Predicted 3D model of a 73-nucleotide RNA (transfer RNA) from an uncultured Oscillospiraceae bacterium. The sequence was found in a public genome assembly.
């Protein structure tokens, strides 16, 4: 230096054709048990890597641009 993929709650991930965000684990509170787990109930938590743009409205489109990753030269 060219092209591709991925970046969404601690974690691992879902979210066709723009309508405003969810699952599992985890983490808290209540219950159940001598206690623990296991179970059941409830709840906290992220505006989606960033920045501009388009639009009445974008995690989604464009544009740029950071970080991991693959494949060329």
């Nucleotide at each position: 230096c060219c092209g591709g993929g991925u970046g969404u709650a601690g974690c691992u991930c879902a979210g066709a054709a723009g309508g405003u965000a969810g699952a599992g684990c985890g983490c808290g509170u209540g219950g159940u048990u001598u206690g623990g787990g296991a179970c059941c109930a409830c709840g906290a938590g992220g505006c989606c890597g960033c920045u501009g743009g388009u639009u009445c409205g974008a995690a989604a489109c464009c544009a740029g641009u950071c970080a991991c990753u693959c494949g060329g030269a």